[in-house]
Molecule: transfer RNA
Organism: Neoarthrinium moseri
RNA sequence: GGCUCAAUGGGGUAGUGGUAGCCUCCUUGCUUUGGGAGCAAGUGACCCCGAUUCGAUUUCGGGUUGAGCCC
Numbered sequence: 001g002g003c004u005c006a007a008u009g010g011g012g013u014a015g016u017g018g019u020a021g022c023c024u025c026c027u028u029g030c031u032u033u034g035g036g037a038g039c040a041a042g043u044g045a046c047c048c049c050g051a052u053u054c055g056a057u058u059u060c061g062g063g064u065u066g067a068g069c070c071c
Base pairs, nucleotide, nucleotide: 001070002069003068004067005066006065007064010024011023012022013021018054026042027041028040029039030038047063048062049061050060051059
């Protein structure tokens, strides 16, 4: 220098244009003499800029960061 892939709650991970799902953490409640376990409820996220579209996590272009391959 060229090519490919990835970026989503505090952590991990799904999501082929229309309500962002799940696990874990955290908070509250039930249960218990108390604790643990279990059950129920709740808070919390789409890397940035632009384009397309009635509508973008999703499609397109550029950027940033990270990983890999070639030279």